Context: one part of a larger RNA
RNA sequence: CGUAGGAAACUUGCGGAGAUUUGCCCCUAGUACGAGAGGAUUGGGGCGGACGAACCCCUGGUGUACCAGUUAUCGCGCUAGCGGUACCGCUGGGUAGCUAAGUUCGGACAGGAUAAGCGCUGAAGGCAUAUAAGCGCGAAGCCCACUCCAAGAUCAGGUUUCCCCAUCAGGCUCCUGGUAGAACACCAGGUUGAUAGGCUGGAAGUGUAAGUGCAGUAAUGUAUUGAGCUGACCAGUACUAAUAGGCCGAUUGA
Numbered sequence: 001c002g003u004a005g006g007a008a009a010c011u012u013g014c015g016g017a018g019a020u021u022u023g024c025c026c027c028u029a030g031u032a033c034g035a036g037a038g039g040a041u042u043g044g045g046g047c048g049g050a051c052g053a054a055c056c057c058c059u060g061g062u063g064u065a066c067c068a069g070u071u072a073u074c075g076c077g078c079u080a081g082c083g084g085u086a087c088c089g090c091u092g093g094g095u096a097g098c099u100a101a102g103u104u105c106g107g108a109c110a111g112g113a114u115a116a117g118c119g120c121u122g123a124a125g126g127c128a129u130a131u132a133a134g135c136g137c138g139a140a141g142c143c144c145a146c147u148c149c150a151a152g153a154u155c156a157g158g159u160u161u162c163c164c165c166a167u168c169a170g171g172c173u174c175c176u177g178g179u180a181g182a183a184c185a186c187c188a189g190g191u192u193g194a195u196a197g198g199c200u201g202g203a204a205g206u207g208u209a210a211g212u213g214c215a216g217u218a219a220u221g222u223a224u225u226g227a228g229c230u231g232a233c234c235a236g237u238a239c240u241a242a243u244a245g246g247c248c249g250a251u252u253g254a
Stems, first nucleotide, its partner, number of pairs: 001152001005163007015149004021049007033038001051106005059100004066093005071086006111143002117137004164253001170248004174190005195241003198237005204230003211224005
């Protein structure tokens, strides 16, 4: 821009993409078959490999703005306590998120038309013949079936609802953000508000802070104390910021 008014929702599916893998074990059954050795078709059940998707409850990884320990050195006048630098200084753990080696799930079933192949009826050609007319069966393959996209499918589809003289319906700008994200877009919100931050509470992590008392010459231990601190997590709460505004947008549809 189009889809002959402007919108908001919900849809059909022309068409397209993906997936569509495979082994072993048990029962049927030591049955059919076979002198024996051996050993099924079929039907049913179970367990896997590889591959794929989703997810983070579990097991782990990471987790450079969380916690603790500790070395050297410098600074805060000194002690104590902290801070900087040294690969995040090193070391031990670790929330959210992201993850696999973790967890769950998937390939199915059924149907249609067929290939090779196997048939029924059956003439030409009194027989025979699956074929000439006609009718069946038959594959991991084809079409469906399963998942996703999909009306720019220009044959531009359908349904419901709203609106029609300066604005409505609705949208954009702007702002707070994230389940989204390179930008854009998308999504949640914008005071009739829990969108983000802050604060409060909780979860979770670390592992008993500082100060003080006591014991010890001291290092240190111990009590206060599962303490103190804490990023992303879960809630509550308008304290702060989403203010105020501006713009576009149908005139009943050639």